[in-house]
């Protein structure tokens, strides 16, 4: 300089064109003599950034940045 994968809640990660989800963590309530386990319901996202297609875009094209591995 050249490919490739990634980037989505605090953190780990799903989601391949129709209302953005899980576990964990917080928050509050039940439970308990109290804790912990357990239940229950909550609060958090401008989907890495800008543009294009589309009725509609996390997803499909283009640039771009940043990590990571490869070539050279």
């Nucleotide at each position: 300089g050249c490919u490739g994968u990634g980037g989505u809640a605090g953190c780990u990660c799903a989601g391949u064109g129709g209302u953005a989800g899980a576990g964990c963590a917080c928050c509050a309530c039940c439970u308990u003599g109290g804790u912990a386990a357990g239940g229950u319901g909550g609060g958090g996202g401008u989907c890495g950034c800008a543009g294009g297609u589309u009725c509609a875009a996390c997803u499909c094209c283009u640039g771009u940045u940043c990590a990571c591995a490869g070539c050279u």